[in-house]
Molecule: RNase P RNA; transfer RNA
RNA sequence: AAAGGCGGCUGAAUGGCUGCGUGCCUUUGGCAUGAGGAAAGUCCGAGCACCGCAGGGCAGAAUGCCAGCUAACGGCUGGUGGAGGCGACUCCAAGGCAAGUGCAACAGAAAGAUACCGCCGUCCAGAGACGGUAAGGGUGGAAAUGUGCGGUAAGAGCGCACGGGCGGCCUGGCGACUGUGCCGUCAUGUAAACCCCAUUCGGUGCAAGAUCCAGAAGACAUACAGGGCGGCCCGUCCUGUCUUCGCAGUAUCGCUUGAGCACAUUGGCGACUUUGUGUCGAGAUAGAUGGCCAUUUUUAACAGAACUCGGCUUACAGGCCGCGCUUUGCCG
RNA sequence: GCCAAUGUGGCUCAGUCGGUAGAGCAGCGGUUUCGUAAACCGCAGGUCAAGGGUUCGAGUCCCUUCAUUGGCU
Numbered sequence: 001a002a003a004g005g006c007g008g009c010u011g012a013a014u015g016g017c018u019g020c021g022u023g024c025c026u027u028u029g030g031c032a033u034g035a036g037g038a039a040a041g042u043c044c045g046a047g048c049a050c051c052g053c054a055g056g057g058c059a060g061a062a063u064g065c066c067a068g069c070u071a072a073c074g075g076c077u078g079g080u081g082g083a084g085g086c087g088a089c090u091c092c093a094a095g096g097c098a099a100g101u102g103c104a105a106c107a108g109a110a111a112g113a114u115a116c117c118g119c120c121g122u123c124c125a126g127a128g129a130c131g132g133u134a135a136g137g138g139u140g141g142a143a144a145u146g147u148g149c150g151g152u153a154a155g156a157g158c159g160c161a162c163g164g165g166c167g168g169c170c171u172g173g174c175g176a177c178u179g180u181g182c183c184g185u186c187a188u189g190u191a192a193a194c195c196c197c198a199u200u201c202g203g204u205g206c207a208a209g210a211u212c213c214a215g216a217a218g219a220c221a222u223a224c225a226g227g228g229c230g231g232c233c234c235g236u237c238c239u240g241u242c243u244u245c246g247c248a249g250u251a252u253c254g255c256u257u258g259a260g261c262a263c264a265u266u267g268g269c270g271a272c273u274u275u276g277u278g279u280c281g282a283g284a285u286a287g288a289u290g291g292c293c294a295u296u297u298u299u300a301a302c303a304g305a306a307c308u309c310g311g312c313u314u315a316c317a318g319g320c321c322g323c324g325c326u327u328u329g330c331c332g
Numbered sequence: 333g334c335c336a337a338u339g340u341g342g343c344u345c346a347g348u349c350g351g352u353a354g355a356g357c358a359g360c361g362g363u364u365u366c367g368u369a370a371a372c373c374g375c376a377g378g379u380c381a382a383g384g385g386u387u388c389g390a391g392u393c394c395c396u397u398c399a400u401u402g403g404c405u
Stems, first nucleotide, its partner, number of pairs: 001328004005323006012296007020034006036302001040313002043311005048205004055234004060201005065079005080094001081092004095196002100194002102190003116137002118133006145163006164186006170179001172177001209253003215245006225239004260279005267272001333404007342357004351388001359375005381397005
């Protein structure tokens, strides 16, 4: 210098005029404040609320290498193993097919148990029949552990040497796992097929729920019933049930101070955490945050709260920063 | 706001346990008819909503996204 790798920030600014939501006040007005990094998708995990408690079993669902972090998680951090890249580094739903069952189209003789061609043996005049054989041919994504030597009628882990895979013991590690070892063994693939194993899960979501007011008429019924209970059973609790009309409208609460945010600090490789100080940053209910002008610039992307948090995923114009990261070339 | 379902030729729908994507209507060509319709014969038409993954192989199984529809005050 070129080409890359990793991590992060920002998301027009200022002023004037005029609107809208909320709060306060001394109320024909004034002051303060008013969308995001994803507010989105609603994919996970919680808080909170109701179903008496959130109880047992079956069914069902989710997760799936190890250790940790966390309120919790399918999230995050650090590792293990595998895959890609010269490398920095990136990616992985990564338990079990050596528990059972299923499937493997077409091709091929044969798809998990087999003999089409070939080779060998026996019978036979021959054609052929029977038996042995996976070394060779061909098919396929996948065909009896690969190569060599011995061996054999021909062959074959049948034997041996060097490799490879798997299981057990041992070594090291908290563990996943590992290897210079020892012993055994040669077993197709598929579990994002059924299934097995381990762990977790009660249901419904703020349209949850609470407060204010609270009846009228009619029908049926007196328990072997109905309901809470929304997969089923057990268990448990409650007592009239149903229809029509009305109270009844988001009117008030829930509603925003919270696992909150910022800075410093303790411990830790890290996720995270301890302590201290400071700080309050929307709360609507037909639903607010807009419009015009001036200056600057790149003429401004994706997009807008609706109970609240922690994550994940997806969308995003332009601009900026950091690295004691890498490779190649050149110069010293 | 919350919760579900669906997406396959132009239209309406099948597609089972993963193994060459089908039917009816519509369209085009032909036969028949004086001509048209009906009938008969034939033909074309598909990124299975989009992207990625698992698998030898995906419309089908899994994940993400998009669109449409329905339910709850």